A computed fold for a 1239-nucleotide part of an RNA from a Planctomycetota bacterium, annotated as large-subunit ribosomal RNA, half B.
The RNAcentral record of the full RNA draws on ENA.
Model confidence (mean pLDDT): 84 of 100.
NCBI's taxonomy places the organism under Bacteria, Pseudomonadati, Planctomycetota.
[in-house]
Context: one part of a larger RNA
RNA sequence: CCCUCGUUAAGGAACUAGGCAAUUUAGCCCCGUAACUUCGGAAAAAGGGGUGCUCUGUUCAACCCGGGUUGUCAGAUUCGGGCCAGACAGAGCCGCAGUGAAAAGGCUCAAGCGACUGUUUAUUAAAAACACAGGUCUCUGCAAAGUCGCAAGACGCAGUAUAGAGACUGACGCCUGCCCAAUACUGGAAGGUUAAGGUGAGGGGUUAGCCGCAAGGCAACGCUCUGAUCUGAAGCCCCAGCGAAUGGCGGCCGUAACUAUGACGGUCCUAAGGUAGCGAAGUUCCUUGUCGGGUAAGUUCCGACCUGCAUGAAUGGCGUAACGACAGCUCUACUGUCUCAACCACCAACCCGGUGAAAUUGUAGCCGUGGUGAAGAUGCCACGUUCCCGCAGCUAGACGGAAAGACCCCAUGAACCUUUACUGUAGGCUGGUAUUGGGCUGUGAUAUGUUCUGUGUAGGAUAGGUGGGAGGCGUUGAAGCCGGUGCGCCAGCAUCGGUGGAGCCAACCUUGAAAUACCACCCUGGGCAUAUUUUAGUUCUAACUCUGAUUCCCGUGAAUCCGGGCAGAGGACAUUUCCAGUUGGGCAGUUUGACUGGGGCGGUCUCCUCCAAAAACGUAACGGAGGAGUCCAAAGGUACCCUCAGCCUGGUUGGCAAUCAGGCUUCGAGCGUAAAGGUAGAAGGGUGCUUAACUGCGAGACCCAUAAGUCGAGCAGAUACGAAAGUAGGGCUUAGUGAUCCGGUGGUCCCGAAUGGAAGGGCCAUCGCUCAUCAGACAAAAGGUACUCUGGGGAUAACAGGCUUAUCGCUCCCGAGCGUCCAUAGCGGCGGAGCGGUUUGGCACCUCGAUGUCGGCUCAUCACAUCCUGGGGGUGGAGAAGCUCCCAAGGGUUCGGCUGUUCGCCGAUGAAAGUGGUACGUGAGCUGGGUUCAGACCGUCGUGAGACAGGUCGGUCCCUAUCUGCUGUGGGCGCACGAGACUUGCGGAGGACCUUCUUUAGUACGAGAGGAUUUAGAAGGACGUACCUCUGGUGUUCCAGUUGUCGCGCUAGCGGCACGGCUGGGUAGCUAUGUACGGAAAGGAUAAACGCUGAAAGCAUAUAAGCGUGAAGCCCUCUCCAAGAUGAGGUCUCGUAAGAGGUUUACCCUCGAAAGCCCCCUGGAAGACUACCAGGUCGAUAGGUCGGAUGUGUACGCGCAGCAAUGCGUUUAGCUAACCGAUACUAACGGGCGAAUGC
Repeated sequence: CCCUCGUUAAGGAACUAGGCAAUUUAGCCCCGUAACUUCGGAAAAAGGGGUGCUCUGUUCAACCCGGGUUGUCAGAUUCGGGCCAGACAGAGCCGCAGUGAAAAGGCUCAAGCGACUGUUUAUUAAAAACACAGGUCUCUGCAAAGUCGCAAGACGCAGUAUAGAGACUGACGCCUGCCCAAUACUGGAAGGUUAAGGUGAGGGGUUAGCCGCAAGGCAACGCUCUGAUCUGAAGCCCCAGCGAAUGGCGGCCGUAACUAUGACGGUCCUAAGGUAGCGAAGUUCCUUGUCGGGUAAGUUCCGACCUGCAUGAAUGGCGUAACGACAGCUCUACUGUCUCAACCACCAACCCGGUGAAAUUGUAGCCGUGGUGAAGAUGCCACGUUCCCGCAGCUAGACGGAAAGACCCCAUGAACCUUUACUGUAGGCUGGUAUUGGGCUGUGAUAUGUUCUGUGUAGGAUAGGUGGGAGGCGUUGAAGCCGGUGCGCCAGCAUCGGUGGAGCCAACCUUGAAAUACCACCCUGGGCAUAUUUUAGUUCUAACUCUGAUUCCCGUGAAUCCGGGCAGAGGACAUUUCCAGUUGGGCAGUUUGACUGGGGCGGUCUCCUCCAAAAACGUAACGGAGGAGUCCAAAGGUACCCUCAGCCUGGUUGGCAAUCAGGCUUCGAGCGUAAAGGUAGAAGGGUGCUUAACUGCGAGACCCAUAAGUCGAGCAGAUACGAAAGUAGGGCUUAGUGAUCCGGUGGUCCCGAAUGGAAGGGCCAUCGCUCAUCAGACAAAAGGUACUCUGGGGAUAACAGGCUUAUCGCUCCCGAGCGUCCAUAGCGGCGGAGCGGUUUGGCACCUCGAUGUCGGCUCAUCACAUCCUGGGGGUGGAGAAGCUCCCAAGGGUUCGGCUGUUCGCCGAUGAAAGUGGUACGUGAGCUGGGUUCAGACCGUCGUGAGACAGGUCGGUCCCUAUCUGCUGUGGGCGCACGAGACUUGCGGAGGACCUUCUUUAGUACGAGAGGAUUUAGAAGGACGUACCUCUGGUGUUCCAGUUGUCGCGCUAGCGGCACGGCUGGGUAGCUAUGUACGGAAAGGAUAAACGCUGAAAGCAUAUAAGCGUGAAGCCCUCUCCAAGAUGAGGUCUCGUAAGAGGUUUACCCUCGAAAGCCCCCUGGAAGACUACCAGGUCGAUAGGUCGGAUGUGUACGCGCAGCAAUGCGUUUAGCUAACCGAUACUAACGGGCGAAUGC
C1' cells in the first nucleotide's frame, strides 16, 4: 500500500457523470395522517408518543372444581369458585440508553415512460422492450379455416361462429379527422389479350407414273415434316368497393386608420392537403430558443410560448389513481462522498520453514542526454555519467504481455437477411387428358333434307339469279270476312284457326331481267328435322368419396383399430396422375464493375484535335481546352473557267451594313462539322458531262506485344470525263465506331452418315449489338448487415508521431491616416520580411501477427510569446489608478452552480485566477460520464432488410514487474598494516512566496476630490519541517453499564458467543483540525536600464581601452546528503608479542595471539528482511514484583432498609495496557574472527 471491518473533532454532498458507497430509518402498541382518486386506494403517507424491572389491583377467552336446567344421553346451556396467558390501571426502582444484542422501511415534492402482478438477451443490456386483460379488423359452416407431413395420417377438437385461426393495438377515461390516385385485398364480368389441347386450310420432302433427245419438269396414293383459321380457363388489362388494409395528409402572392399580425382574397398543384389533441418533447437542427420558477450562481429540471429543421390520432392521440431493483429534478433527515485525513482490528504483503505454478523468452557483458535513422534508439554517432551483487517498493519506457485489429480498405472471399435485382422452385389458382358411365334439355359449327326470306327508279306492287314454260290451283274447300302468331322498309308478306260456299292467278302497261301461274338448279339470311361434333344446364347410379364415437351387424371370447356387410349422404363432380397458363422471397442458387491522393458521394471509362511533351517518335495525372457516335446522289468523278475577307472613294430609294463602279490589300476569307496542319500556281467559287462512292489483285512501306489500323505504285477487267497527256478504287487531311459466337437473307463449281435425294452445313455477299464498363465474362442479375465471419493490408483511412505550414499564432519593416495641433503616448490602410510548430488542413513515411480513444482524478515536468509578485524606459504619467514597451521563469496562479464535457457562461473571493509543450503528459496509476458492439424508443430517410458527426434509456476496463528508470535499504570488494572515532566538502538535492493593517502621513502631489514613493513595525494566507505540553481523534491489551442465550450442579458471582454484542468513558503510542518553527538579512557577478571618464570623428558620445550603479532572477549565504570525490581526502586515539614451528628461503606456509569486531542472547518510540540503537552479571536490556501516575467511577463479600425491584454503609472503593521510578526474582548462556609486508 491492498482486502474486509470499527470509530472520528468542526463542517455536512462542498465529492462526483450521479449521494456511487456507507450512514440514517427500522419490531410491536397508541395517536394522527394531505393533494389526488377508478372510492378500492394513496397509507406504515407525513408527523408524534409508548416500550425495561418490581409490587398491587381490575378484567377474563380457554382450563379446572362444584351445582342447576334440558336432552332421541353425544352434548347444549347457566350459576358460583379457582387460576395461567393477555389487556388495563396504580405505586415504585435503575441506567447515558429499556424492540438496551440480533433480525428489522429513510422520507417528501412535482414531472417522463409503461396501466398493473408477470417475462427476457443461461455467460457485460431486466428496461420505456415482450406479455397482459380490454379494443378492432380479416378468415373459417365442419371432411372448417389454419398448421405439420411425399403420403397415410395427425393437431385444430373428442371443439362448432358467445367457437377456432391470423393481424394490429394494449387497463381505464375522452376520442380516433381527410384521402381509394398508387399497392394489397374483396367483388364483377361486357369487351381486349392469352397456354396446353382440339380442329387441320395450305405448304415442304419422297416417287409409281407422265412429258422431254437430253438436261430436266410435272406429280397420285401412302409415309413423313410443318402448319393458317376457329375453339380454348384462370390471370392481366378493365369496372367498382375497401384505411383499427400497406400507406399519404402542399406552395406562392396580397390584404385591417401607428406598427406588427393577417380573420379575408387571389393563384398554382394534388388522391387528399394534418382535424381534435399535444408540442424546444425519449421527437427541436439552429439551441444553453424566449419568458417565468427554483439556486448566491441552473447547458439539467418544472411551467408557459409556438418559429412542429422533421408531432398527431389502434404503426393509436391526449389524460390518468395505483404500481416500478425503470430514467431525469428537488427538499428534509443523515452521514469520512468530500474539505482532509487520522487511528484501530483481521487477512494478504514482508521474514522463516514446507510445497511449488504461469504467461513470456532471437542472443545479451540490457545507462542518460543531444543527434541520426523505416521519420519516437539500452544496442548507431557525439558528449556525459557509472566499483560488483542483492532485497523491498513505484510503474515513466522496453512502441511491455495477452488476442495473425473487431474500426477502415481490399478479395471477381463467406454467411445470413431484404426486395417491384436475375433465374428457378415447393405450394396455390385455372384449363386439358386419364380415372369416367347413362338419360334429358338448351346452344354453336358442319353436312343432308325441307321450308321460308329478298322493297334503288319506273311499275297495279316488297320483281334475289339462271333455265324450262302456256297454262296452273280449287268440294282433300276458291274469293271475301273475323281473330291469333312471326317478319317488316309500316306498304304489306308468310302462316294458323273459325266462318263462308265457287272461284282465284298468269300472258297485257312498265322493266336490263317475267311472273311465286307452275317446275328445276342455285345465292343471301333465317326456321324446322336428322346425323356428327363443341359447349352449358339438369338428372340417374354403378365407378369414386364420405358418414354411422350415448346406440347397426359380422370376423371377435376384447377393440372408438382394420376389413367386410348393411344403411345413409354425395357423385361422374371431387380426389389423384401427366401436360399447360398464371401466381409464387414461402424456399433456393447467384449477381450487385473498375479508376479513385483511404473508401463512399460526385465525375470518368471508346474515338478525334491542340497544349502539357523538355525542336525525331513516344511519354503520366480526378492536368488545361474543345469535339465525335454523322452528313452529302452531290458537298463524289472529270474537263474548263474564276478568286476571297476587309477597308477607302463614288453612286437612286439605301441608312454603319443589301446591289453597282473604281482603288488598296498575298491570303486576315472559304474549305458541311471541333481543333490543328494544309491550302490562292487551289483543297476555295462556278458550269458541262457523268457514277472510279467500280470488280479481281497488289510490289513495298508506316504503325505495331497480339489482334487491329494506315499508305500504296503497278497488273487484269469493265467504265466516266477530257482533243489529248491524263485523272478517277468517294469527300483538303486527321473523329463518325464494335472482335468472336449465334441467327437471318441472297448467291454458289463444295459436303451430303448404305445408295439417290432431302434436311442440315460450308464458301462468297450482306444484315442483326449506346455488347458506351466501348479488347465486348452470361441471352438473362439489385440491396442490407451494429448479429456478423474468414483471408490479407500500415500497399489504405480514423488516434498519435513525422514532413510541410496554405490556415493559425507571434514578431519585425514601410508609414497612408487617426490621435484638437503632432505618423510612431496609444493606434496603423495597402503592402513586405520572418519566426513558431499549440489550430484546421495537405502528404500517407513507422505501426492494422493491435502504438487503447475524449473528459475528470492523481502526480507532475519543461518553455516563455509573463497573469501576479521583482527591476526599469516612454506616456496624451500632477498624485492615485492606468496604457505601452524592455529585463526577468524564483515562487505563486482559488472555491463553487450548469453541462460527460475540454471550452464557455454565471456566483463569490483573490496579488493573480497566465499561454503553451510533454503520444491533444499521465488507463501494465484510478475512473468510465461521453464517443464506439450486441437490447430498446422517437424523429427523418428507405417498398424492405436497415440507415443517420440526429436525439434518448441500458450496457464485463485483464496483467504476480525480467531489463532500464525512480524511491529506499543491505551484502561484497576496494581505498597498500589492522582498528575505533571525529571530520573536510568536489559535487548533488531542497528552500526561495504573497497579502493586509499601523507608522512615516491625510505628508509629497493636487483647485478639489483624492492620494503616494520611501522607512519602521504588527498581523495573516497558502506552503513546508518537527512534535504531542495543551485542544481533540483513535485507542479490538483499561474501567464501567446493559440485552439475548449458553456454560461453570443451583443461588450468588463470573465466563463464552452475538461487529470488541451494544453503550458511556479512556492511558501510552500514532495523529491534525492542535503546538512550535521556517522563508530573512548580508555579500559577489549581472539583465533591462542609468552613469563617470573618453577617443575614433579637435565637437558630441555611458564604449572603442578603462571604471561604476542596478532585479523575487544567477553564484553564495540557510537546511540535508555527500571521499566508490577508484581523484577512494584529513585529524585524533588504540594495537603491534617485533612470538613459535616448517620448508621449495619466498612479497612462502602453519600455529598462537592484540586493538577491535562478529555470531549468539535480552531488547528498542529502530525496523519489511538486513541495517541502526541500548544492553549482555563489572548488568536495570526485557519480563516479573513493589511504589506512583493515569483512567474508570464506589467492586466482591457482609451488614442494614424495603413485600420486591433496589437502595444505603463498609468505600472517592475495586480494578487499572503500553507511562514514571525502584528492585537482579527470571532471562542475557555460549562460540568465533582478527595485524607490518613491500618499495